[in-house]
Context: one part of a larger RNA
Molecule: small-subunit ribosomal RNA, 5' domain
Organism: metagenome
């Protein structure tokens, strides 16, 4: 000089566009943050409409039952999602990251190709009924659906094979109508995205020299999608390591960022990828995927409820609170737009995400007038008492209308959707007519009205632009170094005048 997720002091108009719990991975009141499909199933409460009926009677309304179409709230089976998406940086010095290779692997939803989609059954939730308990749940009997389960059947390009053969499946739904739409099974391929393995780079410390027993290799065999001491039994005794093994210390990593003529130092917030972690520590199970933030089981600590038997919880998700701390923000709006998830679609949801809010925290931008105006007014300051600065500065005179304020109006973000024709083999795509759909944020223009509503901060002995008077008297005080103060202080304090920066200006910390 340059930088910062910066904090302190003074001070503070406005807009844009970033950014904002760096410390206790401490602790958590309350809302919300994964839900949806009725075009899988089976019950169906309200409630509307005809129709009868009953009762009341103001004679056309009001009520009680019945049937029949609509309707679809709670919940329940069942299907996909919940492994995404967000958050955090505790572990970790390692194949965890970068980069470059290998292959013994799997891949749900997507896409292309082949084939198939047949016959049968028994349950169970849900209801119904009846019990137990403070609850939180759970139990008996009864009966019921499915795209939920099970068995045969059929099968090869699939699996297996001693090559003879032997083994494996399915489910339906809408609809007048279906192998044609939307699904379901079997398999090939691809496309993604994951998995394992290797070469090489990846922080300091010998005041850590040795370190290892599933240890290193191998025979068999178990396990995995999958190769392997990945684990087992048996034999062998290896294996690492001064080019740093074992310990120990700090530490996510990279793409990048700051500095700097490079080269390097130094650093890894925000954004992208990746790797880990989800109270602690441990396990598995569903599943194409997990050893799973808002699943389940164990233990543990904490905390809350209890009828004293037993039970719930997990903000490192958005806001929010205590706590510690120099220090970090709303318990806001909306799914309108990108995108997700489910669904044939309409839609639902969605603290992802758009946005508003708050903080000069940073970086841009604009403004706080503009042109005259000398009796160089008054006032302040110095003074050599003549006079000099402040200073065209003000006062006056003309003038303009950026921000902000006030009145209107509203371009853009909106492309989809839906109806309805028209093209087409088509309910697919394309075209065209009508229509619906902004949380916010407003460009631009325009109305009024007046210089009004808007300048401050460090510093002035040298380094370093920038001085004088007066107070004090080695005191009080200053200081980034050198130093300054002990009776005339250009260096403490105050005031006048100057200097740089400016909505900031200085300090402190930390980098180069």
């Nucleotide at each position: 000089g340059a930088a910062u997720g910066a904090a302190c002091g003074u001070u503070g108009g406005c807009g844009g566009c970033g950014u904002g719990g760096a410390u206790u991975a401490g602790g958590c009141a309350u809302g919300c943050a994964a839900g949806u499909c009725g075009u899988g199933c089976g019950a169906g409460a309200a409630g509307u409409g005809u129709u009868u009926u009953u009762u009341g009677c103001u004679u056309g309304c009001a009520u009680u039952g019945a049937a029949c179409a609509c309707g679809g709230a709670c919940a329940g089976c069942g299907g996909c999602g919940a492994a995404a998406g967000g958050g955090a940086g505790a572990g970790u010095a390692a194949c965890g990251u970068g980069u470059g290779g290998u292959u013994a692997c799997a891949u749900g939803c997507c896409c292309a190709g082949g084939g198939g989609u047949c016959c049968a059954g028994g349950a169970u939730a849900g209801c119904g009924u009846u019990g137990g308990g403070a609850a939180a749940c759970u139990g008996g009997c009864g009966g019921u659906a499915a795209u939920a389960c099970u068995g045969g059947a059929u099968g090869a390009u699939a699996u297996c094979u001693a090559a003879g053969g032997a083994u494996c499946a399915a489910a339906g739904g809408u609809g007048u109508g279906a192998u044609u739409c939307c699904g379901c099974c079997c398999u090939u391929g691809g496309a993604u995205u994951g998995g394992a393995c290797c070469g090489c780079a990846u922080a300091c410390u010998a005041u850590u020299a040795g370190c290892u027993u599933g240890u290193u290799g191998g025979u068999g065999a178990g396990g995995u999608a999958a190769u392997g001491g990945c684990u087992c039994a048996c034999c062998a005794a290896g294996g690492c390591u001064g080019c740093g093994a074992u310990g120990g210390u700090u530490a996510c990593c990279g793409g990048g960022u700051g500095u700097g003529a490079g080269a390097g130092c130094a650093u890894g917030g925000c954004c992208c990828g990746g790797c880990u972690c989800a109270c602690u520590g441990g396990g598995a199970c569903u599943g194409a995927g997990a050893c799973a933030c808002u699943g389940c089981c164990c233990a543990g600590a904490c905390a809350c409820c209890u009828a004293c038997g037993g039970g719930u919880g997990g903000c490192u998700g958005c806001a929010g609170u205590c706590g510690a701390g120099a220090a970090u923000c709303u318990u806001c709006g909306g799914c309108a737009a990108u995108g997700g998830a489910c669904g044939a679609a309409a839609g639902u949801c969605u603290g992802a995400c758009c946005g508003a809010g708050c903080g000069a925290c940073g970086c841009c931008g604009c403004g706080u007038g503009c042109g005259g105006g000398a009796u160089g007014a008054a006032g302040g300051c110095c003074c050599u008492c003549g006079g000099g600065u402040u200073g065209u500065a003000a006062a006056c005179c003309g003038c303009u209308g950026u921000c902000a304020g006030u009145u209107u109006g509203g371009a853009g973000g909106a492309a989809a959707g839906g109806u309805c024709u028209g093209u087409g083999a088509a309910g697919a795509g394309c075209a065209g007519a009508c229509u619906u759909u902004g949380a916010c944020c407003g460009a631009u223009a325009u109305u009024c009205a007046g210089a009004g509503g808007a300048a401050g901060g460090a510093c002035g002995g040298g380094c370093u632009a920038a001085g004088u008077u007066c107070g004090u008297g080695c005191c009080a005080g200053c200081a980034g170094c050198c130093g300054c103060g002990g009776u005339a202080a250009g260096a403490c304090g105050a005031a006048c005048c100057g200097u740089c920066c400016a909505a900031a200006c200085g300090u402190u910390a930390u980098u180069c």